Source information:
The RNA shown here (c-di-AMP riboswitch aptamer (ydaO/yuaA leader)) has 132 nucleotides and comes from an Anaerolineae bacterium. It was read from a public genome assembly, where an Rfam model found it.
Order: sequence, then C1' cells, then structure tokens
RNA sequence: CACGUCUGUACGCCCAAUUCUCAUUUGACGGGAAGCGGAGGACCCAAUUCUGGGGUGUACCUCGCUGCGGCGAGGGGGGCAUCUUUCAGCCCUAACCCGGCAGCUAACUUCGUCGGCGGUGAAAGAGGCAGA
Repeated sequence: CACGUCUGUACGCCCAAUUCUCAUUUGACGGGAAGCGGAGGACCCAAUUCUGGGGUGUACCUCGCUGCGGCGAGGGGGGCAUCUUUCAGCCCUAACCCGGCAGCUAACUUCGUCGGCGGUGAAAGAGGCAGA
C1' cells in the first nucleotide's frame, strides 16, 4: 500500500440555495471563484394566439357537496438521517412571478444561491470515516 473480517460511527430535515476567497473591519453594507439550479436563444422538427399566453415549483386530475369562502373522497405527484430498491408508517400537494410575449434549440447571453424547520422503522445490497 492492497485485500478480507469484526466493531463503532456521521447532529439532522425541506429547498438549486453550499464551499472557498478578497476588500472593509467594532460591526453591517460590497466583490470574485467553484459547485448546484433557472431563464432567454438557430438550422431541423413541432405548434396555434380571448376560451389570452407563459415561467419557477411535487403542488396536478376526476367525482361529489357547497353558505361559492371552501370542504370531502379517490387517483397521480413529492418528502421523511450516506446512497439504491422493497415493505410498512407518517406528512405535503403550496406560494409566487412575467405582462400581450418567449415551443424545441448548438454557439452565445443572463439570473439565483434565499427562506423555513426538529428528527420513521425493518430487510437486502453498495459506499465514506475510525479502531482492531
């Protein structure tokens, strides 16, 4: 160093939303880079504009009720401690934006990196770290 076995282990969750660095410096305000995420944008292809259209996002569809605020049920979608799958359980299914306008889209252009929370177990498999 490699391989094998055993034991232990990661504060964590949603979200793209984390890390590093420079300046300032009592502190805040600022800049840059990487990573991650979004938008615009050809040929070709595709499509249809009052029933306006479109974007981010899981946040949609059907049925029923309604005092028209909304409610209920089912289906679909999303989340739950490294990752994947299966089973069970629990929870969510919002909100915001553009402003007459954008499909896809190479080159290219451009924007965001907030905010909110407290935690589910079992089985199989594959990894990281530490010790023997």